[in-house]
Context: one part of a larger RNA
RNA sequence: UGCAUGUGGUGGAUGCCUUGGCGAUUACAGGCGAUGAAGGACGUGGCAGCCUGCGAAAAGCUCCGGGGAGCUGGCAAACAAGCUUUGAUCCGGAGAUGUCCGAAUGGGGAAACCCGGCCCGCAAGGGUCACCGCGCUCUGAAUACAUAGGGGCGAGGGAGCUAACCCAGUGAACUGAAACAUCUCAGUAGCUGGAGGAAAAGAAAUCAACCGAGAUUCCCAGAGUAGUGGCGAGCGAAAUGGGACCAGCCUGCAAGUUUUAGCGAUCGACUUAGUGGAAUGCUCUGGAAAGGGCAGCCGUAGUGGGUGAUAGCCCCGUACGCGAAAGGUCGAUGGUGGAACUGAGCUUGCGACAAGUAGGGCGGGACACGUGAAAUCCUGUCUGAAGAUGGGGGGACCAUCCUCCAAGGCUAAAUACUCGUAAUCGACCGAUAGUGCACCAGUACCGUGAGGGAAAGGCGAAAAGAACCCCGGAAGGGGAGUGAAAUAGAUCCUGAAACCGCAUGCAU
Numbered sequence: 001u002g003c004a005u006g007u008g009g010u011g012g013a014u015g016c017c018u019u020g021g022c023g024a025u026u027a028c029a030g031g032c033g034a035u036g037a038a039g040g041a042c043g044u045g046g047c048a049g050c051c052u053g054c055g056a057a058a059a060g061c062u063c064c065g066g067g068g069a070g071c072u073g074g075c076a077a078a079c080a081a082g083c084u085u086u087g088a089u090c091c092g093g094a095g096a097u098g099u100c101c102g103a104a105u106g107g108g109g110a111a112a113c114c115c116g117g118c119c120c121g122c123a124a125g126g127g128u129c130a131c132c133g134c135g136c137u138c139u140g141a142a143u144a145c146a147u148a149g150g151g152g153c154g155a156g157g158g159a160g161c162u163a164a165c166c167c168a169g170u171g172a173a174c175u176g177a178a179a180c181a182u183c184u185c186a187g188u189a190g191c192u193g194g195a196g197g198a199a200a201a202g203a204a205a206u207c208a209a210c211c212g213a214g215a216u217u218c219c220c221a222g223a224g225u226a227g228u229g230g231c232g233a234g235c236g237a238a239a240u241g242g243g244a245c246c247a248g249c250c251u252g253c254a255a256g257u258u259u260u261a262g263c264g265a266u267c268g269a270c271u272u273a274g275u276g277g278a279a280u281g282c283u284c285u286g287g288a289a290a291g292g293g294c295a296g297c298c299g300u301a302g303u304g305g306g307u308g309a310u311a312g313c314c315c316c317g318u319a320c321g322c323g324a325a326a327g328g329u330c331g332a333u334g335g336u337g338g339a340a341c342u343g344a345g346c347u348u349g350c351g352a353c354a355a356g357u358a359g360g361g362c363g364g365g366a367c368a369c370g371u372g373a374a375a376u377c378c379u380g381u382c383u384g385a386a387g388a389u390g391g392g393g394g395g396a397c398c399a400u401c402c403u404c405c406a407a408g409g410c411u412a413a414a415u416a417c418u419c420g421u422a423a424u425c426g427a428c429c430g431a432u433a434g435u436g437c438a439c440c441a442g443u444a445c446c447g448u449g450a451g452g453g454a455a456a457g458g459c460g461a462a463a464a465g466a467a468c469c470c471c472g473g474a475a476g477g478g479g480a481g482u483g484a485a486a487u488a489g490a491u492c493c494u495g496a497a498a499c500c501g502c503a504u505g506c507a508u
Base pairs, nucleotide, nucleotide: 001507002506003505004504005503006502007501008500009499015493016458017457020429021428022426023425024424025423026422027421028420029418030417031161032160039101040100041099042055043054044053046079049075050074051073061095062094063093064092065091066090070083071082072081106115107114108113116129117128118127119126120125131158132157134154135153136152137151138150139149165196166194167193168192169191170190176183180230206213207212217244218243219242220241221240227235228234248410249409250408252350253349254348255347256346257345258344262336263335265333266332267331268330269329270328271327274322275321276320280295281294282293283292284291296313297312298302304316305315306314359383360382361381362380363379364378365377366376369395390405391404392403393402394401445452446451465492468479469478470477471476
């Protein structure tokens, strides 16, 4: 030095575990905000670093309800001081307080800061003062009436945030076409505006085909069909049939009549704490029984979790019942309810039926349809009808025939989505997986910034977390002790490999 065996170190794979994720289903909720939000800064505890809670009334205050013996949140114990059967801590409901910043709104500003005016008050302090629109009022130009503008008062509204879904405006490129320009990607992404719990659409100037249907929306088929297309790449219907769901209405005036909305009451359902809730013992092994053996019991409860191993009968629960002072939602019932104003139904009478519109020319866009034989829809521009004896459509156009009535408006359901709440589930993951984050993670750290963005889980049933002694400066170790186990000793379950020792044997 090599090989072998044994025994260690290092290391943290593997196995097992799960506090966390992922994906679904059902129900609820679908908004919050000038009564100051979302999100923050700074404070706040007896001692107080961080998290959580809260706001100078500051881990809290008041009332009501629940509950019933301990309590003063977590890391995290100890100490101190207290509270509590006159019912605390805790849970639910309602209220009070709620610094400063932030739409931030008295003015300013490099957010959490600076500087004011007015009113009230002795003071401390409190209140108020942004902008836009609306109503009333005063005033009022050029310019006569007027209007614009300006001042004052008033009540209520807007603003800002928010995961996706929705509508509208605007609108790419990479890419594909094996290059590329029409085309495609795609009316997608992005940006902007707006709204709702859904939105949008919607009661035929629709289709159809000589038979007929009868608003819209969504799904299945029709169908990758008919078409369209440098007829390339590609794009791509509709009628019709079957389902889901179904709902129709309004307009101006007058008259009549009735009721509803609204309001309050009662009852019911639901939600926000809770509450009752069956039934097992002995023995064996073991550190521990829920395991084995023996003998029982309950079950409208043998879902699930925990307990020193695997528990229907130990604990929490579960099935099934019961329960709310206050508040909210929905439903039902019977009341009230004006003719001065507003809404609705029914009846009657009168009236009304949408013009710079339809259509046309030019240029574009949308229609599955790229200008094409191109109908239909929208319109930048130029034009421009008819008036139910009328008009639109039926894919150039004309006739016949059929069908409908534009240029005003409203409309539930079936449909889309999930920031969130509750419950349940998984031939989903199990710490290099699953969210980036199982752990004080959008943290540490990086970047001027926009932004990027980790690593890091496991002693044990219970800390019983090793008193005391010895070596040592300490670290660390040896005893002792705890424990079933300490090669479970806190760098702590298991503890692979690489890598590094020690002992022994053999070889050189």
The part of an RNA shown here (large-subunit ribosomal RNA, domain I) has 508 nucleotides and comes from a soil metagenome. RNAcentral holds the full RNA, with entries from MGnify.